[in-house]
Molecule: transfer RNA
Organism: Candidatus Woesearchaeota archaeon
RNA sequence: GUGGCUGUGGUGCAAUGGUAGCACAGAAGCCUGUGGAGCUUCAGACCCGGGUUCAAUUCCCGGCAGCCGCC
Numbered sequence: 001g002u003g004g005c006u007g008u009g010g011u012g013c014a015a016u017g018g019u020a021g022c023a024c025a026g027a028a029g030c031c032u033g034u035g036g037a038g039c040u041u042c043a044g045a046c047c048c049g050g051g052u053u054c055a056a057u058u059c060c061c062g063g064c065a066g067c068c069g070c071c
Base pairs, nucleotide, nucleotide: 001070002069003068004067005066006065007064010024011023012022013021018054026042027041028040029039030038047063048062049061050060051059
């Protein structure tokens, strides 16, 4: 230089046009002689800018970052 893949809470992953969910981690409470485990609740995210659409995490374009292949 070129082709492809990926980008979502603190972390790891879902959601293929219609309410953004799950697990772990965190906080509070219950329980417990203490701690852990367990139970309940809470907070927390769509990489950025445009376009299409009644409606975009999703589709299109352009960027940025990471990874892989070729050179």